A computed fold for a 395-nucleotide RNA from a Planctomycetota bacterium, annotated as Bacterial RNase P class A.
Its mean pLDDT, the model's own confidence on a scale to 100, is 77.
The source organism's lineage runs through Bacteria, Pseudomonadati and Planctomycetota.
Its Rfam family is "Bacterial RNase P class A". The family's RNA type in Rfam is ribozyme.
The sequence is in RNAcentral, with records from ENA.
The gene name in the source record is rnpB.
Of the family's consensus pairs, 88% are formed in the model.
RNA sequence: UGAGCCGCCAGGACGGCCGCUCGUCGCCACCGCCCGCAAGGGUGCCGCGGCGGGAGGAAAGUCCGGGCUCCACAGGGCACGGUGGCGGGCAACUCCCGCCGGUCGCGAGACCAGAGACAGUGCAACAGAGAACAGACCGCCACGGCAGGCCUCACGGCACGCCGGGGUAAGGGUGAAACGGUGCGGUAAGAGCGCACCAGCGGACGGGCAACCGUUCCGGCUUGGCAAACCUCACCGGGAGAAAGUCCAAAUAGGCAGGGAUGAAGCGGCCCGCUUCGCCAUGACCUGCGGGUAGGGCGUUCGAGGCCACCGGCGACGGUGGUCCCAGAGACAUGGUCGUCGCCAGCCUCCGCAAGGAGGCCGGAACAGAACCCGGCUUACGGGCGACUCAGGAU
Numbered sequence: 001u002g003a004g005c006c007g008c009c010a011g012g013a014c015g016g017c018c019g020c021u022c023g024u025c026g027c028c029a030c031c032g033c034c035c036g037c038a039a040g041g042g043u044g045c046c047g048c049g050g051c052g053g054g055a056g057g058a059a060a061g062u063c064c065g066g067g068c069u070c071c072a073c074a075g076g077g078c079a080c081g082g083u084g085g086c087g088g089g090c091a092a093c094u095c096c097c098g099c100c101g102g103u104c105g106c107g108a109g110a111c112c113a114g115a116g117a118c119a120g121u122g123c124a125a126c127a128g129a130g131a132a133c134a135g136a137c138c139g140c141c142a143c144g145g146c147a148g149g150c151c152u153c154a155c156g157g158c159a160c161g162c163c164g165g166g167g168u169a170a171g172g173g174u175g176a177a178a179c180g181g182u183g184c185g186g187u188a189a190g191a192g193c194g195c196a197c198c199a200g201c202g203g204a205c206g207g208g209c210a211a212c213c214g215u216u217c218c219g220g221c222u223u224g225g226c227a228a229a230c231c232u233c234a235c236c237g238g239g240a241g242a243a244a245g246u247c248c249a250a251a252u253a254g255g256c257a258g259g260g261a262u263g264a265a266g267c268g269g270c271c272c273g274c275u276u277c278g279c280c281a282u283g284a285c286c287u288g289c290g291g292g293u294a295g296g297g298c299g300u301u302c303g304a305g306g307c308c309a310c311c312g313g314c315g316a317c318g319g320u321g322g323u324c325c326c327a328g329a330g331a332c333a334u335g336g337u338c339g340u341c342g343c344c345a346g347c348c349u350c351c352g353c354a355a356g357g358a359g360g361c362c363g364g365a366a367c368a369g370a371a372c373c374c375g376g377c378u379u380a381c382g383g384g385c386g387a388c389u390c391a392g393g394a395u
Base pairs, nucleotide, nucleotide: 001391002390003389004388006386007385008384009383012341013340014339015338016337017336018335020054021053022052023051024050025049026048027047031044032043033042034041035040056367060378061377063376064375065374066373067372068241069240070239071238080237081236082235083234084233085099086098087097088096089095100114101112102111103110104109115232116231120230121229122226123225137172138171139168140167141166143164144163145162146161149158150157151156180198181197182196183195184194185193199222201219202218203217204216205214206213207212245298246297247296248295255289256288257287258286259285266282268280269279270278305324306323307322308321309320310319311318312317343364344363346361347360348359349358350357351356
């Protein structure tokens, strides 16, 4: 320098002007409402002013896990769904940390749904003779039959063709995969048939909390692959979600109870300082309770909370102390614009051997918007920094 691989960081700063929203305090000059004939007075979800707060690392997908709320709930089983190496962390997890094993990569590293395939069922395209306790296409081997060459006086020997029923998994060929591999012995030819080494499996021993590991010993020689195929084993899992749920509560209609032409309520009159009571007149409804609706309040933002320091731990994380209060609507606010600075890219000029530096001009700034709250994962996105690896070059 190029290529690559991990991890971390912040998601522009300040100011002017104009706006939005929430909280709180204050004020009625403006705005709205209420009282009053008016002058005027009062008040604020709605008006004005002050002060304070106002999106994200992903607020996203809603994929996991929890808190919270309501409903359901004797216990057990079946079904269904999820998870699946070991140890730890966490409120919990399919998350995180450390480790083990396998696969890939020269490497830094990445990925793994990583239990069970001698419980059972099933699957394996194409090719191939044969795809699971297999298989004889070519080849190899002996035997039987037929034909019959050469050598020999002869007995006999050597080489070969065709047919038949057999043996054989060494060799060829097919395939992603052919029932361990290599060598020696053995055999008619072969074969774990025997032996040595290697691979695998099981057991013993040693190490490790464990997964697992081992240049150790023994055994029979070998029982293929796929379980995000059915299935088996172990563990976990009630349902619905903030439109959850809970509280307050009009008008009208309907429900229940009581009163009412033996005169309800209301209004008026008499009495009276006023009220109750009483009386007079009028004449048909009146009162209470409960459920639901409109509407409103709570849930709702102080929380497994943020930041800092120290301690423990390889780490995820935990503990102690200090400090801070930090968005919250219900059609949905958190914005726009201008200036200066910073960042990135391009072009031009100058300096420098070079890396690079200085100045100027012109552009750019992504993904994306909380809605009950947290912990994760995944996806989207423009930059910056650091560690490490490989290759090449210079000194």